[in-house]
Context: one part of a larger RNA
RNA sequence: GGAUAAAUUCUGGAUACAUGGUUAACACAUGAAAGUUUAAUGGGAAGUAGUGUUUUUAGUGGAGGAUAGGUGAGUAAUGCGCAAGAACUUUCCCUUGGGAGGGGAACAACAUAUGGAAAUGGAUGCUAAUACCUAAUAGAAUAAGGACGAGGUGGAAAAUAAGGAAUCCCCCUGAGGAGGGGCUUGCAUAUGAUUAGAUAGUUGGUGAGGCAAUGGCUUAACAAUAUGACGAUUAGUAGCUGGUAUGAGAGGAUGAUCAGCCACAUUGGGACUGAGACACAACCUAGACUCCUACGGGAGGCAACAAUGGGUAAUUUUAUACAAUGGGUGAAAUCCUGAUGGAGCAAUUCCGGGUGGAGGAGGUAGAAGGCCCACGGGUCGUGAACUUAUUUACCUGAAGAAGAAGCAAUGAUAGUAUCCAGGGAAUAAUCAUUAGUUAAAUCCAUGCCAACAGCCAUGGUAAUACAAUAGAUGCAAGAGUUAUUC
Numbered sequence: 001g002g003a004u005a006a007a008u009u010c011u012g013g014a015u016a017c018a019u020g021g022u023u024a025a026c027a028c029a030u031g032a033a034a035g036u037u038u039a040a041u042g043g044g045a046a047g048u049a050g051u052g053u054u055u056u057u058a059g060u061g062g063a064g065g066a067u068a069g070g071u072g073a074g075u076a077a078u079g080c081g082c083a084a085g086a087a088c089u090u091u092c093c094c095u096u097g098g099g100a101g102g103g104g105a106a107c108a109a110c111a112u113a114u115g116g117a118a119a120u121g122g123a124u125g126c127u128a129a130u131a132c133c134u135a136a137u138a139g140a141a142u143a144a145g146g147a148c149g150a151g152g153u154g155g156a157a158a159a160u161a162a163g164g165a166a167u168c169c170c171c172c173u174g175a176g177g178a179g180g181g182g183c184u185u186g187c188a189u190a191u192g193a194u195u196a197g198a199u200a201g202u203u204g205g206u207g208a209g210g211c212a213a214u215g216g217c218u219u220a221a222c223a224a225u226a227u228g229a230c231g232a233u234u235a236g237u238a239g240c241u242g243g244u245a246u247g248a249g250a251g252g253a254u255g256a257u258c259a260g261c262c263a264c265a266u267u268g269g270g271a272c273u274g275a276g277a278c279a280c281a282a283c284c285u286a287g288a289c290u291c292c293u294a295c296g297g298g299a300g301g302c303a304a305c306a307a308u309g310g311g312u313a314a315u316u317u318u319a320u321a322c323a324a325u326g327g328g329u330g331a332a333a334u335c336c337u338g339a340u341g342g343a344g345c346a347a348u349u350c351c352g353g354g355u356g357g358a359g360g361a362g363g364u365a366g367a368a369g370g371c372c373c374a375c376g377g378g379u380c381g382u383g384a385a386c387u388u389a390u391u392u393a394c395c396u397g398a399a400g401a402a403g404a405a406g407c408a409a410u411g412a413u414a415g416u417a418u419c420c421a422g423g424g425a426a427u428a429a430u431c432a433u434u435a436g437u438u439a440a441a442u443c444c445a446u447g448c449c450a451a452c453a454g455c456c457a458u459g460g461u462a463a464u465a466c467a468a469u470a471g472a473u474g475c476a477a478g479a480g481u482u483a484u485u486c
Stems, first nucleotide, its partner, number of pairs: 001486004006482005018348001019346002026309002030306002036062002040060002043057004070264003079189001081187005088181003093177007102134003110125003114121002141153002191235002197227001202224003206220004239261004243254002246251001266287005289300004317343001320341002325339001326337003357388003369380004393427001394423004399418001403413001431474004436455002451458001
């Protein structure tokens, strides 16, 4: 000198862009963050004289709740980064081939009684389907891969529309693709030797099991290997990277926001479902904690968005909209979306603009006033007054967007940006420094006192260094200080 997710003191007018819990992965009242589909399905309710029809959605069924959003506790390598690889998988999406014919039995809802304070049950009976089962049909599978032949195993499916035609969607199955995921290897990845030996499924092959797949991944018997001063093991610390800031570079520091990967979801363990989880707002279980209880038993998980307490030097609204972008569902209209878009708060950062412009020393006067003085004068100072014009911002009133997408309609932001008219210089400058370093000096008071101070130092009765006055200098809606870092 630069920088910061900064804090603090004094001061503070407006706008745009960004950022805003670095500390307690501490505890969390309240609202709300994942719903959707009746064009899969049987019911219920409303309505009608009845049929048709309309509306609704607790249940069954489907795909989605593995995305998005949060946090950095753990992890020094099952991670991340770069580069390779072979023994795998893939819902949705794209391309392409084939198929969609027949039969059956249940379970919810519901009804009937019934247990329990509640949470929530158990019993009997009825019923539908794109739910479930069954046999038929397959060019797929059956241990590298391919061809031919024979036999066996195994094994799919769903509709909707008054009639007809066409198209689209959906379902089953084969092949290919795209994008994603799992796995392996090499190199690289901070510190300590005042941590030197560590390991026994440990190292290897064989048999078996298991997995989507390779593999001591698991297991049995066998061999006794395999690893370490090129730092194993152990200890403490830490998410990694693209990047960020600094620097001429080399480097040292750092890993907020944004983007990629990983890990975690009150603490520990476990599996289920599924294409995908060992699942933040799913389940089971054991702790700790909080709450309800009729004491028998139950309920909960903000490291989602706001909010609260606590802790801290320190960090915002219990607000708005699905109009846009994106996501889920659906044939679609819709519906949902604290993702997201925008607003609010904070000088927290950065950029630009304003706080005024022009004239103005006159008439014999550089006015009054302050400060200094050698008493002659000097200085604040063209500064003010005064004259003149203007209105960026501001106030009042009128108009008023783009972002909306190839008919139209649809805008939270927003009566915002912008624009027109009127108004009046009107409403807007501080902070620090002033011996040297370092830009900028006098006087008065104090008297090693009170104080100052980054370093050197200053203060003892003429202090340019403390405190004050009036000047000056620097920066400027900021200016100092503190902390960290190059």

The prediction has a mean pLDDT of 80.
Small-subunit ribosomal RNA, 5' domain from Viscum album, 486 nucleotides, folded computationally.
Rfam family: Bacterial small subunit ribosomal RNA.
NCBI's taxonomy places the organism under Eukaryota, Streptophytina, Euphyllophyta, Pentapetalae, Viscum.